Model confidence (mean pLDDT): 84 of 100. Predicted 3D model of a 393-nucleotide part of an RNA (large-subunit ribosomal RNA, domain III) from Fermentimonas sp. Taxonomically the source falls in Fermentimonas (Bacteria, Bacteroidota, Bacteroidia, Dysgonomonadaceae). Rfam family: Bacterial large subunit ribosomal RNA.

[in-house]
Context: one part of a larger RNA
């Protein structure tokens, strides 16, 4: 040289009044603009670990700035029989009694165990709070297991339970397109509540908003799927009525079983609900409280029926659950109703992001579901709900 250059991380964009304050372009608040809207908006896995909330602070961290913050302090905060996982099941893989190999260490490796990303498996609505809610609360439910009580039924002529045995299911690719139902949306001169003309006109079929509900439990019911009896077996490591195999008789689309979205009733004299709307004044409001309509018509899913149906070849997990057979066990069982009980772990908050992976509050990078309206084939684009933002000079 100089406190000079040059940076301050997406060109979605501010603005303007009030307030706090020692001090505001930056913190709050109110009102304008303006930017996303198959997202830049909701849940949620993983990963973080206390970042959540409330009070206070104002050294440092924030690319300026700070009265503010994901900072710092101190206080609180995560409630479950039924969500997820465990007390159930197995898949690769991983361990591995015996074994089998190998100087040693230690590899493999039966039976068995372990292990979800997969099977099985009972809860819905609604409402509160500074912060948690299928977990608290109210209303309404189911599952598992005990006892009570009535009632049926059984005690060897034996209800009833039953395997770590047998069969059956469970149970599985991919493509396709048809058909039902459904959410979700439009619309409405119909319904209900507000409104009512600053400027040429509007009481007008005016304008604005809203026109709802869950498991459960009963009947229904578009389809979808199976033939059904008698008898006889040597097969399915022992048995078996069970299942396979044989004969025979109905019967060729039905009955019946099974399965099933969904509808109607209820469930609800309930909850919700636009709108209305205090008293108070840090014990603080759009709160308490009060509460209207609740119907017609369209359209119509990628959701479900549905691992269905047809096709095609490269032919598409196990295992427990369940049903049934017997072996075996048996003196009690069953069925209402009604009461008791139900353990352990996680549950706060971020989760396309400032809180996770990228040294950073970093234009990158991150499974899954929801994902509205106009216009369109469309989740494309361009505008816009809800919500959420203007990207920390």
């Nucleotide at each position: 040289g100089a406190g000079u250059a040059a940076a301050c991380g997406a060109a979605a964009a501010g603005g303007c009044a009030g307030g706090u304050g020692a001090g505001a372009a930056u913190c709050c608040u109110g009102c304008c603009c303006g930017c996303c809207g198959a997202a830049a908006g909701c849940c949620u896995a993983a990963g973080g670990u206390u970042u959540c909330c409330u009070g206070g602070g104002g050294a440092a961290g924030g690319g300026u700035c700070g009265u503010c913050c994901a900072c710092c302090c101190a206080g609180g905060g995560u409630a479950a029989g039924u969500c997820g996982g465990g007390a159930c099941c197995u898949a690769a893989g991983c361990c591995g009694a015996g074994g089998c190999c190998g100087a040693a260490a230690g590899g493999c490796g039966u039976a068995g165990g372990u292990g979800a990303u997969g099977g099985a498996c009972a809860a819905c609505a609604g409402g509160u709070g500074g912060a948690a809610a299928u977990u608290c609360c109210u209303g309404u439910a189911c599952c598992a297991u005990u006892g009570a009580u009535u009632g049926u039924u059984g005690c060897c002529u034996g209800a009833c339970c039953g395997a770590a045995g047998g069969g059956g299911u469970g149970a599985c690719a991919c493509a396709g397109g048809a058909g039902g139902a459904u959410a979700a949306g439009u619309g409405a001169a119909c319904c209900g509540u507000g409104c009512g003309g600053c400027u040429g006109g509007u009481c007008g079929a005016g304008c604005a908003c809203g026109g709802c509900c869950a498991a459960g439990c009963a009947g229904c019911a578009a389809g979808g799927g199976u033939a059904a009896g008698c008898g006889g077996u040597a097969g399915g490591c022992a048995a078996a009525c069970c299942c396979g195999c044989c004969g025979c008789u109905u019967a060729a689309a039905a009955a019946g079983c099974c399965u099933g979205a969904g509808c109607u009733g209820u469930g609800a004299u309930g909850g919700g609900g636009a709108g209305c709307g205090a008293a108070a004044g840090a014990c603080a409001a759009g709160u308490a409280g009060u509460g209207a309509a609740g119907u017609c018509a369209c359209c119509g899913a990628u959701u479900u029926c549905a691992a269905a149906c047809u096709g095609u070849c490269a032919a598409g997990a196990a295992a427990a659950g369940c049903c049934u057979c017997u072996a075996g066990g048996a003196a009690g069982a069953c069925a209402a109703u009604c009461a008791g009980u139900g353990c352990c772990c996680g549950u706060a908050c971020c989760g396309c992001a400032a809180a996770c992976c990228g040294a950073c509050a970093c234009a990158g990078g991150u499974a899954g579901g929801c994902g509205a309206g106009g216009a369109g084939a469309g989740a494309a684009u361009c505008c816009u709900c809800a919500g959420g933002c203007g990207c920390g000079c």
The RNAcentral record of the full RNA draws on ENA.